[in-house]
Molecule: Bacterial large signal recognition particle RNA
Organism: Chloroflexota bacterium
Formats: sequence, C1' cells, structure tokens
RNA sequence: CCGUGCUAGACGGGGAGCCAGCGGUGCCCUGUACCUGCAAUCCGCUAUAGCAGGGUUGAAUUCCGGUUCCGAGGCUUUUUCCUGGCAGGACUGCCCAGGUUAAGUAGCGUUGAAGGCUGGGUCCUGCGCGGCAGAACACUAUGAAUCCCGUCAGGUCCGAGAGGAAGCAGCGGUAAAUAGCAUUUUCUGGGUGCCGCAGGGCUGCCUGGCUGGAGCUAACUGGCCGGGGCAAGCUGUGAGGAAGGGUCGAAGAACCGGUGCACGG
Repeated sequence: CCGUGCUAGACGGGGAGCCAGCGGUGCCCUGUACCUGCAAUCCGCUAUAGCAGGGUUGAAUUCCGGUUCCGAGGCUUUUUCCUGGCAGGACUGCCCAGGUUAAGUAGCGUUGAAGGCUGGGUCCUGCGCGGCAGAACACUAUGAAUCCCGUCAGGUCCGAGAGGAAGCAGCGGUAAAUAGCAUUUUCUGGGUGCCGCAGGGCUGCCUGGCUGGAGCUAACUGGCCGGGGCAAGCUGUGAGGAAGGGUCGAAGAACCGGUGCACGG
C1' cells in the first nucleotide's frame, strides 16, 4: 500500500413550552432524514440523562472536533415609530358664557364728563274730587170685578114726618206693581282717572335745576381671572405591526485537525 472480516460511531438537527434537570410524544422552523411499540389527567431517564426490539452502513465525500462566512425561525426588550381600542384633562390648542381692566378702535363729553347737593315722575297707603255701574228717594204716565179712599144718580133700609144710615154703577184719587225720565240728593262698588292733597318708600330707571371742571361707556380687538366643554397634540393603560438591541440557532459553504481491532498478500 492492497484485500477480507469486525468494532466505536452514524442513519437528522434546532426553538419555545413542560421540567429540579435531560430527552421524547404534541406545537413551530429547517428540509429528506431506516422500521416497530410506548407517552399531556404525559412517558422514559439522572450528568454516558428517552426506553425496548429489529435493520442498514461503517473507519471516511459519509464518523468526531474546531475556526470563519452566510443564515430560516423562535424567545426577549422601561429603545424608537405606526395603526386601532379604552380612560383622563395636568399642559399646548380650540370653543362657550361670565367677571375685571381700559392699551387700541368706536361712540358720548367744554353746546359741560365723573362726582356732590336737590326737585319731580315711576311704586305703596289714606283722604278728596271726577267718571262709570247699581240701588234708594223724588218726578211723570199707566194702574183695583172683589175684601182701598172721596163724592155717591138710581135703587135699598130705618122713620108718621123732618130726616138719617149703609152703599152698587159712574167720576176723581191712591196702594202694591209696571214703564219712563234724568237734574238734584243719599248709599254701595271697581282691573276706574293725563286730577288734587298728605304721608311713606326707593336710589332701580327716566327727567329737571345748582355745583363741579375732564372724563365717561365697555360694542369690537387686546390683557388678566376663575368656570364649563372638545380631545387634535398630550398623559396613562392594553392590543397588533415595523425597525433597532439582546439571546438561542436549523440548513448551507470554505478551511484545519482527529479516528480502533484481527487475518492474509
């Protein structure tokens, strides 16, 4: 060096999860990687950390270790950003009404502002006057078959007579009542009055006078104050996504190194 037969090894790996820990079943990634049985109310083990049985290959392109590059995917993040949800209103912003100020605009003001003094009205009470309405009285007219009055023809009654008495109709008048009238008088009432007097009240409004001698008003803009609202920014919370950081890391590529026994030639 060649051949034959063996043996170690290999025949997938990784992430999250579970677990004291490891591996597996189940999930996901990678991508092709022997078969059978077991296992989430889990299963098997213990640092040589699936167990049991069978099969193929086998000392190298294939097994083992290391370095570099690339790198699916998972996990994580009090880093940044984006999009919905919910809540809030401290701040910025916007809206609403109020108060205050008087810098600007405007208006009023020396034909006199603010302020001060004073009168009147508006308000209330009482009285008076007027008006209106009603009632009474008064007046006029009508007005009693019958139990109103006066006069009572005729007739009736009493009487010897003189004379007397009651009294119907008629006539006149009147009561109750009805109607009218409007002057006066009296009484009562009010959602009554361009009225008068007296008292009160009020400084709210209007108005007059005297004084005073330059401000006044707060409509708009601005300033300030507190209140209410909206929720774009903002704050908080939670969800999804993207980028970045951290961590594990399959698959792939390149390079370096390591690897046993027996027999024969």